[in-house]
Molecule: transfer RNA
Organism: Hyella patelloides LEGE 07179
């Protein structure tokens, strides 16, 4: 320097040929339940999807440039 593949909620992930509300599970709070703790149940909190333009009516999703991880080739 080239090739691939990743970056989405603290953590680990999905997101359909671009389609109108961005989602699971764990973590976290509240509540219930116990004599108390966990465990199960119920709700809730949390997100400008990796940054910057760009097409588009409409981008988490395509393109272009930047950044960072991981591999691989010299």
């Nucleotide at each position: 320097g080239c090739c691939u593949g990743g970056g989405u909620a603290g953590c680990u992930c999905a997101g359909u040929c671009g389609g109108u509300u961005a989602g699971a599970g764990c973590a976290c709070g509240a509540g219930a339940u116990u004599c108390a703790u966990a465990u199960c149940c119920u709700c809730g909190c949390g997100g400008u999807c990796g940054g910057c333009a760009g097409u588009u009516c409409a981008a988490g999703u395509c393109u272009g440039c930047c950044u960072c991880c991981a591999g691989g080739c010299a």